[in-house]
The prediction has a mean pLDDT of 82. Predicted 3D model of a 1513-nucleotide RNA (small-subunit ribosomal RNA) from an uncultured prokaryote. It matches the Rfam family "Bacterial small subunit ribosomal RNA". The sequence is in RNAcentral, with records from ENA.
RNA sequence: AGAGUUUGAUCCUGGCUCAGAAUGAACGUUGGCGGCGUGGAUUAGGCAUGCAAGUCGAGCGACGGGCUUCCUUCGGGGAGCUACGGAGCGGCAAACGGGGUAGUUAUACGUAGGUUACGUGCCCUCAGGUCUGGGAUAGCCACGGGAAACUGUGGGUAAUACCGGAUAAUCUCUCGAGUCAUUGUGGUCUUGGGAGCAAAGGUGUGAUUCCGCCGGGGGAGCGGUUGACGUGAUAUUAGCUUGAUGGUGGGGUAACGGCCUACCAUGGCGAUGAUGUCUAGGGGGUGUGAGAGCAUGGCCCCCACGACCGGAACUGAGACACUGUCCGGACACCUACGGGUGGCUGCAGUCGAGAAUCUUCCGCAAUGGGCGCAAGCCUGACGGAGCGACGCCGCGUGCAGGAUGAAGGCCCUUGGGUUGUAAACUGCUGUCAGAGGGGAUGAAAUCACACAGGGUUCUCCCUGCGUGUUGACAGAGCCUCAAAGGAAGCACGGGCUAAGUACGUGCCAGCAGCCGCGGUAAUACGUACUGUGCGAACGUUAUUCGGAAUCACUGGGCUUAAAGGGUGCGUAGGCGGUCAGAUAAGUAGGAUGUGAAAUCCCCCGGCCUAACCGAGGAAUUGCGCUCUAAACUGUUUGGCUCGAGUAAGAUAGGGGUGUGUGGAACUUCCAGUGGAGCGGUGAAAUGUGUUGAUAUUGGAAGGAACGCCGGUGGCGAAAGCGGCACACUGGGUCUUAACUGACGCUGAGGCACGAAAGCUAGGGUAGCGAACGGGAUUAGAUACCCCGGUAGUCCUGGCCGGAAACGAUGAGCACUAGACGGGAGGAGCUUCGGGCCCAUUCGAACGCAGCGAAAGCACUAAGUGCUCCGCCUGGGGAGUAUGGUCGCAAGGCUGAAACUCAAAGGAAUUGACGGGGGCUCACACAAGCGGUGGAGCAUGUGGCUUAAUUCGAGGCAACGCGAAGAACCUUAUCCUAGGUUUGACAUGCAUAGAUGGCUCGCCUGAAAGGGAUGAGUCUGCCUUCGGGUGAAAUAUGCACAGGUGCUGCAUGGCUGUCGUCAGCUCGUGUCGUGAGAUGUCGCGUUAAGUCGCUGAACGAGCGAAACCCUUGUCCUUAGUUGCCAGCACGUCAUGGUGGGGACUCUAAGGAGACUGCCGGUGUCAAACCGGAGGAAGGCGGGGACGACGUCAAGUCAUCAUGGCCUUUAUGCCCAGGGCUGCACACGUGCUACAAUGGCGCGUACAAAGGGAAGCAAACUCGCGAGAGCAAGCAAACCUCAAAAAGCGCGCCUCAGUUCGGAUUGCAGGCUGCAACUCGCCUGCAUGAAGCCGGAAUCGCUAGUAAUCGCAGGUCAGCUAUACUGCGGUGAAUAUGUUCCUGAGCCUUGUACACACCGCCCGUCAAGCCACGAAAGCGGGGGGCAUCCGAAGUCGCUGAGCUAACCCUCACGGGAGGCAGGCGCCGAAGAUGACCUCCGUGAUUGGGACUAAGUCGUAACAAGGUAGCCGUAA
Repeated sequence: AGAGUUUGAUCCUGGCUCAGAAUGAACGUUGGCGGCGUGGAUUAGGCAUGCAAGUCGAGCGACGGGCUUCCUUCGGGGAGCUACGGAGCGGCAAACGGGGUAGUUAUACGUAGGUUACGUGCCCUCAGGUCUGGGAUAGCCACGGGAAACUGUGGGUAAUACCGGAUAAUCUCUCGAGUCAUUGUGGUCUUGGGAGCAAAGGUGUGAUUCCGCCGGGGGAGCGGUUGACGUGAUAUUAGCUUGAUGGUGGGGUAACGGCCUACCAUGGCGAUGAUGUCUAGGGGGUGUGAGAGCAUGGCCCCCACGACCGGAACUGAGACACUGUCCGGACACCUACGGGUGGCUGCAGUCGAGAAUCUUCCGCAAUGGGCGCAAGCCUGACGGAGCGACGCCGCGUGCAGGAUGAAGGCCCUUGGGUUGUAAACUGCUGUCAGAGGGGAUGAAAUCACACAGGGUUCUCCCUGCGUGUUGACAGAGCCUCAAAGGAAGCACGGGCUAAGUACGUGCCAGCAGCCGCGGUAAUACGUACUGUGCGAACGUUAUUCGGAAUCACUGGGCUUAAAGGGUGCGUAGGCGGUCAGAUAAGUAGGAUGUGAAAUCCCCCGGCCUAACCGAGGAAUUGCGCUCUAAACUGUUUGGCUCGAGUAAGAUAGGGGUGUGUGGAACUUCCAGUGGAGCGGUGAAAUGUGUUGAUAUUGGAAGGAACGCCGGUGGCGAAAGCGGCACACUGGGUCUUAACUGACGCUGAGGCACGAAAGCUAGGGUAGCGAACGGGAUUAGAUACCCCGGUAGUCCUGGCCGGAAACGAUGAGCACUAGACGGGAGGAGCUUCGGGCCCAUUCGAACGCAGCGAAAGCACUAAGUGCUCCGCCUGGGGAGUAUGGUCGCAAGGCUGAAACUCAAAGGAAUUGACGGGGGCUCACACAAGCGGUGGAGCAUGUGGCUUAAUUCGAGGCAACGCGAAGAACCUUAUCCUAGGUUUGACAUGCAUAGAUGGCUCGCCUGAAAGGGAUGAGUCUGCCUUCGGGUGAAAUAUGCACAGGUGCUGCAUGGCUGUCGUCAGCUCGUGUCGUGAGAUGUCGCGUUAAGUCGCUGAACGAGCGAAACCCUUGUCCUUAGUUGCCAGCACGUCAUGGUGGGGACUCUAAGGAGACUGCCGGUGUCAAACCGGAGGAAGGCGGGGACGACGUCAAGUCAUCAUGGCCUUUAUGCCCAGGGCUGCACACGUGCUACAAUGGCGCGUACAAAGGGAAGCAAACUCGCGAGAGCAAGCAAACCUCAAAAAGCGCGCCUCAGUUCGGAUUGCAGGCUGCAACUCGCCUGCAUGAAGCCGGAAUCGCUAGUAAUCGCAGGUCAGCUAUACUGCGGUGAAUAUGUUCCUGAGCCUUGUACACACCGCCCGUCAAGCCACGAAAGCGGGGGGCAUCCGAAGUCGCUGAGCUAACCCUCACGGGAGGCAGGCGCCGAAGAUGACCUCCGUGAUUGGGACUAAGUCGUAACAAGGUAGCCGUAA
């Protein structure tokens, strides 16, 4: 520090996700030791049991125990002592410490202040005092009540308990005088008078002296109270408040105060967010982060708050009191049923709920606290131990050597590689754990006793020393022993992200943080091996921050990605020209106080180190006080004129409102002419017309809109505004520079305006025209088209306030190159033609810098800055629900969430596509010729059938295709049946024995095979002839063979197709952020990206062309088997023969054609048109040759091949059958339907091929197929071989025929082991359909179509009418590119990229999920009102009761007090109406997501009616 993910690719926007750190964690797997921390986050839910606050005998009286002593009736009693015990009175403490975070948004916390408005026990200090009396009451005793808790009456007793009196001030109150400061209530000091208020003793032989007590002053520490600032969410909470805001009197408090009360006034708070609702203890800090921030508040420290829930006071220095009191409530327990008791949010522990959080431990040894003179007692504070890998930190699980690179595992190309020096093995060491020993230290300023010194004196305090004494717990370092012995796992390995192989599985099982893996070769699932990371842990989950500049202060945006308000006016607010003075609020600098400690950081130190701990410093960015400065901002004072405005003059304009008025057109009506249609459409029909339409002429009426001018022209804030005239009226511009003197800009709320549609009331209604009716179209057509037509459109008044209200661009000011148009007015110069020129304003189109993701913007900014407002934060859900508000309604404004997806999107690029455009081509159409589709037959396919009808090919580009030839063979996992298992075939090893091969035999069998057993013949190499070897071969066994079994979607190779279409690319350069572009575009031209020219391109490659073969003309050479002109011989005849090379021909080599020549056109080009010559002319004809690529095209059955499957079978052998099966459908053909023909007879002319298991002449036989015999020929020699159409002659005469030949019968021939299934041919006989073929469809542009025959391959034979070639005869037509099909280039649109066979929308049906509505139902919270009213304070009363004081001899009375009563307030409770939140609810609504459901086809191309926005139906 970034990375993955939207696309075919790109750039951008934008979300999602990951890598990091952290945690009071939990879960999974695993788990050796130690140190330091930490551990009920949920139910502030309920709690058994034990402990957690007592202490003081030096405050008091008594009782009991013990000891000593005395007495004794031996029962006991007295006295004294006591560091003893349980109660009681009394004092102090119990308000601390400990635990928790429910409530609380301010009665809280934090920071810095105030208190002239206050308090303070214990502690310190200063000065002073401590006099004199009195009466009770617990305990105790006696008698009672009660189950208990507890309690009553009587008697009697003490105090540091209680009370009276005295004294008293610098205390309190009050009346004065002076003084000082203050805004002020006052402070301080001096002084005078009056009134009031104190006390307790103890110890001790001994107290002014020690411990206490009382009043006062001061201090420290701790509190109370108070103003300021800061500290959550929500406006879908906008108004709140009656003690409320203030005053006066009174009360109350330690103290101010509506704190309380009576009266008076009517205030107070709030958009800088009152009130309400939700959430929440606050801070120091903690986590993260570069920081700013964001999140958080566990442990520790500070503060606050509650103690079962609610209320209340008492005591006290302090409480409205965690382990006090009273009352109400719920819960639990005890009970004798009458009544009582209790409060773990103390330490342990328990139940419950929960993913989840410990021991009913030890000790007061240390630190601290309470009480005490002290010893001491108490202390679940605390110190320790225990449990938990919960966290951080440290240590260990050994070290060195060790290659045959062992075995085993895994992989393998079978060679090996890897695990791996890893192990084994050898040597060594001894940390931790274990055993034994030992004991530093936490503990000395403890305590006791004794001594000494000091404090003037002391019973008190301090210091020193000596002796004795105190450890719950932990136990290091050290010594000894033994032994490598006891101690390694977890996650991951497709990318992000370090690390891969094999097997299994087969969209299954499963994985997954995101992208995504898995459908038979999974580096992604599971397992194994191996590797990577971390390591006593490792992963997962949850949460926070980060990355995220993804809420942007630092540090983002708004034309098109989300985002500018429809427009203006204007309130609050924000911001604001220029000069000078003052001030000091902001601002800046200095000084100072504070910012607790801990934490963080630096440094030093202590535990072996670290974690941890200690010390010092820094920091704590903040706040206060104070001094200084005066530039800037603010405030204030006085000016200025450039901003803004006013004035005067001039001026353009569809600016607005109202009233009037005009012509054209239209419709209706009236009348005339006229006479059959009109109208409408793609075509029609509905409609209209002989009752006279349309058309035309004249007249009348009506309503609406204003042609030409008219214009990227004008005006207005926007919406918007268009005949003409008038009236009223708003704004702008120019000129002058007279006036005011910052008066300005923006603008949350607010107010006004605001198209069309719509609503309301009343008018109006010509045309147009939602809805609606009809006619068409269509599969349908609730549409598009047509005929009608109501609201509406128009006017007036009132609503509404929705637009794609757009420049998708808020307003204002300033600055930043230009050139060129338009509108308005003005200045200057002028040759007065109008030209030139200047400044201003409005409004366009280009264009530089700059900006921008790009497109683009570019002085009218989307540039550069400033000010203000509005708005955005992934897509969907959704502008929906709900609440509020506005509206008559329709609806508007405000405006979510659950859930769901990993995208949605912008701009541009390359393709593809379009019922987009342009150009061009092709037997593509058209023009022609001939066919197919109808018939019969052949053949292939489908289907059906079958035991089997083997398999493949499937639009073009499968279907006379693989198959250039299925009777057996071929032939196959085709079927039936039989057999065989190292095999029909290959290689190797081992063993055996000398076998074994060939020929002829035997039995069985359909054959294969099996069995037994003879005969003949052959049998390698070496040899020392004894033998050896084991090559060939056999048998057995083991490895393996074999497979036309699967996968053409694992592949190679080969092939088809687009397409012989003209395209497809590269290098360098240039342009672009980039994908890419350019070149390859444009203009001409071509069959062609063929060539020329221009041009940021210049070149090049693969294709095209050419080179190659063949054919067409000529030449040269060569003449056998070919040829024969001339010469010669011969024959009935024939190049038959001698000869010849002239010719034909053969087959080698060459020539020839290049737009070369001429004319025209064209750009001086390329090229085209015409012509000459030429055998051939513009590529001469034909062939071979097929770019980058497309179709997962075809082929695993040509071959090859990965993987899988099979191995007595899916291999191999064999017999028979099948592949030929036939209601049917399709493709491709043959033959025909006839006279351009058929038949018969006669008679010509080819080319190219084949031939030895062959072609076969001639001759003979046969009607013939053929047979017999047999010459020749491995072929320019012989042969197949007859070419046929043609030509000549004759017959047939239009008919199912002398056409046509299917089918069938009989008789034959040939091939072959064999023609039944299932061959071909011949003869005779038979003589079917068919008389030119519907929709539709195919081929062909010249030696072509058509037509005629010939040959060949395969092959024993043949189903060949097929296929591949060959020649013979030999046409017609093309004016052209509108249309159909296909293709090429350019351009355009796109929401397509699997690319239009694309994408995609909505209803309906099904499943599932969350949400809304809903008669209601249930629950929580809240205040209000009324009733009732506990405890208790306060007030009144107090006839009852009453020790202290007073009066009284006494009785009694008084003062005071108490019980009781009444009243105000008052918790809980009850009732009522209401607000709010949550849950649930028959039914219902839309939404999201789901498998290949249904119906259509709305959108994307002109998406087939351009689309979209608002509104109505």